[in-house]
Context: one part of a larger RNA
């Protein structure tokens, strides 16, 4: 832009298109059966399990975590505390999230066929699965399942709403979204974001002060280190409460 020469939000229908409804394998039952003198040895069917590929999600396990927290090495910052750098210095953990080594799903079933098998059956008194009919028969085809679909020119339906307002945008706080644009959620009638404070978690007991302490000591202390205060300190991309800031006013 069109779709009736009103304009809008919602919410269908489904003509069409799109998919991995995916693939091997092993073992158990069938069954030492049917079959076979024997030797041997099976399907139909059901049932477990492996691998592979495909979608999806982090409850669990495991990575990863240069947010975090701890420990210690040199050095530097007069000393303590507290940093700097040194691959994040090295190390030991480690939530959120992202992830695959974790973990759900990837049934059947019916209809229509192909080679193929067959039934009835003549051209051709027989015979023939074929000419007429008609039965069956694949991982195939179509439907049942997912998604996407009114630009399906046959341009659909339905519900509200509005007639300068609906409704959209701009504009601000923001992220279940993100390359810019989009799309989501929210804007005082409010918990959208920050902060406070509760819960929860991650580290691992924090400074200062006491007490004890191998020892050394100029006798005046000194002093790794241990305890104790201290399940502390410190930090959180989480969930919850509270308008204190910011979503004011337009």
């Nucleotide at each position: 832009u069109g779709u009736c020469c009103g304009g809008a939000c919602g919410g269908c229908u489904g003509a069409g298109g799109g998919g991995a409804g995916g693939g091997a394998g092993g073992c158990u039952c069938u069954a030492g059966u049917a079959c076979g003198a024997g030797a041997g040895g099976a399907a139909c069917g059901a049932g477990c399990c492996u691998c592979c590929g495909g979608c999806g999600c982090c409850a669990c396990u495991g990575g990863u975590u240069u947010a975090c927290c701890g420990g210690u090495u040199g050095u530097c910052u007069g000393g303590c505390a507290g940093g700097g750098c040194a691959u994040u210095g090295c190390c030991g953990g480690g939530c959120a999230g992202c992830u695959a080594c974790g973990u759900g799903c990837c049934a059947g079933u019916g209809g229509c066929u192909a080679a193929a098998g067959g039934c009835u059956g003549a051209a051709a008194g027989c015979a023939u699965c074929u000419a007429a009919g008609c039965c069956u028969g694949a991982a195939g085809c179509c439907a049942c399942c997912c998604c996407c679909g009114a630009a399906a020119a046959g341009a659909g339906c339905c519900g509200u709403c509005c007639u300068u307002a609906a409704g959209g945008g701009c504009u601000c706080c923001g992220g279940u979204a993100a390359a810019a644009g989009a799309c989501c959620g929210g804007g005082u009638u409010g918990a959208u974001a920050g902060g406070a404070c509760c819960g929860g978690g991650g580290u691992g007991u924090a400074a200062g002060c006491g007490g004890c302490a191998a020892g050394c000591u100029u006798c005046g202390g000194c002093g790794a280190g241990c305890c104790g205060u201290u399940c502390a300190g410190c930090c959180c991309g989480c969930g919850g409460u509270c308008a204190c800031u910011a979503a004011u006013c337009g």
Molecule: large-subunit ribosomal RNA, domain VI
Organism: Archaeoglobus sp.